Small-subunit ribosomal RNA, 3' major domain from a Pseudomonadota bacterium, 464 nucleotides, folded computationally.
RNAcentral holds the full RNA, with entries from ENA.
NCBI's taxonomy places the organism under Bacteria, Pseudomonadati, Pseudomonadota.
Model confidence (mean pLDDT): 83 of 100.
Context: one part of a larger RNA
RNA sequence: AGACGGGAGCUCGCACAAGCGGUGGAUCGUCUGGCUUAAUUCGACGGUAACCGAUAAACCUUACCAGGUCUGGAAUGUCAUGGUGACAAUCUAGUGAAAACUAGAUUUCCGCAAGGACGCCAUGGCGAGGUGUUGCAUGGUUGUCGUCAGCUCGUGCCUUGAGGUGUUCCGUUAAGUCGGGUAACGAGCGCAACCCCCAUCCUUAGUUUUAGAUGUCUAGGGAGACUGCCCGGGUUAACCGGGAGGAAGGAGGGGACGACGUCAAAUCCGCAUGGCCCUUAUGACCUGGGCUGCACAGGCGAUACAAUGGAAUGUACAAAGGGUUGCUAAGUCGUAAGACGGAGCCAAUCCCAAAAAACAUUCCUCAGUUCGGAUUGAGGUCUGCAACUCGACCUCAUGAAGCCGGAAUCGCUAGUAAUCGCGGAUCAGAAUGCCGCGGUGAAUACGUUCUCGAGCUUUGUACU
Numbered sequence: 001a002g003a004c005g006g007g008a009g010c011u012c013g014c015a016c017a018a019g020c021g022g023u024g025g026a027u028c029g030u031c032u033g034g035c036u037u038a039a040u041u042c043g044a045c046g047g048u049a050a051c052c053g054a055u056a057a058a059c060c061u062u063a064c065c066a067g068g069u070c071u072g073g074a075a076u077g078u079c080a081u082g083g084u085g086a087c088a089a090u091c092u093a094g095u096g097a098a099a100a101c102u103a104g105a106u107u108u109c110c111g112c113a114a115g116g117a118c119g120c121c122a123u124g125g126c127g128a129g130g131u132g133u134u135g136c137a138u139g140g141u142u143g144u145c146g147u148c149a150g151c152u153c154g155u156g157c158c159u160u161g162a163g164g165u166g167u168u169c170c171g172u173u174a175a176g177u178c179g180g181g182u183a184a185c186g187a188g189c190g191c192a193a194c195c196c197c198c199a200u201c202c203u204u205a206g207u208u209u210u211a212g213a214u215g216u217c218u219a220g221g222g223a224g225a226c227u228g229c230c231c232g233g234g235u236u237a238a239c240c241g242g243g244a245g246g247a248a249g250g251a252g253g254g255g256a257c258g259a260c261g262u263c264a265a266a267u268c269c270g271c272a273u274g275g276c277c278c279u280u281a282u283g284a285c286c287u288g289g290g291c292u293g294c295a296c297a298g299g300c301g302a303u304a305c306a307a308u309g310g311a312a313u314g315u316a317c318a319a320a321g322g323g324u325u326g327c328u329a330a331g332u333c334g335u336a337a338g339a340c341g342g343a344g345c346c347a348a349u350c351c352c353a354a355a356a357a358a359c360a361u362u363c364c365u366c367a368g369u370u371c372g373g374a375u376u377g378a379g380g381u382c383u384g385c386a387a388c389u390c391g392a393c394c395u396c397a398u399g400a401a402g403c404c405g406g407a408a409u410c411g412c413u414a415g416u417a418a419u420c421g422c423g424g425a426u427c428a429g430a431a432u433g434c435c436g437c438g439g440u441g442a443a444u445a446c447g448u449u450c451u452c453g454a455g456c457u458u459u460g461u462a463c464u
Stems, first nucleotide, its partner, number of pairs: 001464002003461003007458007015448002019412005026303008034294002042053002064289007077126009088107008108117003129278002132276003138272002140267003143263001145261001150189006156165003169180003195255004200223007226249001229243005305405001309364007321352003326345002331340003371402001376397007418440007
């Protein structure tokens, strides 16, 4: 100087407390461990692994396993020698699970010629390939402490020196934010601001909408908020408390943005890359299987256990998106999934599209039920070469556990929690996941003793 303390002081944070809703019990989905397996590919493991890489495993993907195949190779070349006019490509036939192999047919150009062009084959050389290994050889990227307020430098000064000072102190702030003081004076990376979205108004333009105009709106530009004004406090300061006006008030709400560094943190399977290793195989192609396996254990979720509910009928009100190998209307058929049908739309024009909770009326009357929907049987629909292993959906039947969950534990401070539906990416098909969107819309915070984490000062130390 650090680090640590079941030392001290001060101060923060959904850290506790005050509240609301969950998890832990049930069933299912999914991930992981374990077990099993020919294989159940690999990575990630307290916080910072476990709906994570994966924003899509029936084939493909696919890296794993079994079997069948290839060997200068599955891609792009290049040089030399030799051969050829097609040995290559296409079509047909046979064998085969396919990959592929065998057989047959068709098909070049310039030039009179010599020859050349174009291509193919063989051999040889230079060159392949590896999701093999090492993230403790690396680049790049990422997580975390933490959007915490810190981390440093130049010169000066102090110290024998390591080093200190500055950065401590008094106030203040979300903030090393600002003010005052000060052997320090300045500066840098961080903080804040500059960027984007939302909330108000003005203005310009207007496709859509409408009979039309306007407006809502959409898309650009601008204004507005600065403790600017008033009162009180404070050191005449920074700033704090209250008020006016205002759509908005003291950082208005949200996002992007992550200092010096820590964890030899993660990733050689995104990519790149050193070393090592394989080279008729650890490379390459194909078919089938596996990644979906199930005594069990853990994580994250979905649905419930009901009456603030369930069912039936009717009536409203969104936002944000997507659409031409696409979205698909009206109409018809089917109980339905869906089928037929094809209008319109390269979209403010048409379509997906019905928003759902809500509201109105009726039934159910506390029951394992008109709760709950697992499981199983039967019949279908759709996608796709193909739904057996192993898809989603529909109908009928079946109706399991479950009556609010032990110890423990998680999220959230406002348009938040809770609750309700809608869209998108991926995608042929396949979300209870993920990323977004709006509707309805709370309770509580006395306070900082305690738990956890953090910052500053100080103290102790046999640790570095």
Its Rfam family is "Bacterial small subunit ribosomal RNA".